RNA sequence: GCCGAGUUGGCGGAAUUGGCAGACGCGAGGGACUUAAAAUCCCUUGGUCGAAAGGUCGUGCCGGUUCAAGUCCGGCACCCGGCA
Numbered sequence: 001g002c003c004g005a006g007u008u009g010g011c012g013g014a015a016u017u018g019g020c021a022g023a024c025g026c027g028a029g030g031g032a033c034u035u036a037a038a039a040u041c042c043c044u045u046g047g048u049c050g051a052a053a054g055g056u057c058g059u060g061c062c063g064g065u066u067c068a069a070g071u072c073c074g075g076c077a078c079c080c081g082g083c084a
Stems, first nucleotide, its partner, number of pairs: 001083004006078002010026003019067001027045006046057004060076005
């Protein structure tokens, strides 16, 4: 240099027909149970504005297509594999 695969919460990892983003698990916080703990069970868990209701932003970065993009298109960055 060329080819292929990938980048989504604190972490792993779904969403593949373009139509509610974050299911599910781990971790964390709170609670129940216990003399106390472990285990188990229940609730909560992105940022920002707001007293609240709610608004707004958020899928590596920058653009594009579309009523609508994690998903499609272009460029770039990083990472893994292969070729040279």
Molecule: transfer RNA
Organism: Christensenella sp. UBA3700